[in-house]
Molecule: c-di-GMP-I riboswitch aptamer
Organism: Desulfobulbaceae bacterium UBA2775
RNA sequence: GCAAGAUAAAGCCAAACUUGUCGUAAGACAGGGACGGAAAGCUACGGGUCUACAGGAUAGCCGGGCUGCCUUG
Numbered sequence: 001g002c003a004a005g006a007u008a009a010a011g012c013c014a015a016a017c018u019u020g021u022c023g024u025a026a027g028a029c030a031g032g033g034a035c036g037g038a039a040a041g042c043u044a045c046g047g048g049u050c051u052a053c054a055g056g057a058u059a060g061c062c063g064g065g066c067u068g069c070c071u072u073g
Stems, first nucleotide, its partner, number of pairs: 002073004012037002017032006035060001041066003045063003048058004
């Protein structure tokens, strides 16, 4: 560098719920928590969904793009 990948996991992330703050809301951030994750890392480009439909929100809904860890060969 290439290929493949599980009842694996050193290290990593952290659903529901809960406390605080922000927001009209969807939701976001921080603490607790652990249902899960092999990209549950980043990115709203396409589709979906959510929200006073104004601009937003969602990457842990699916696809695309970019990058990366582990194991085996």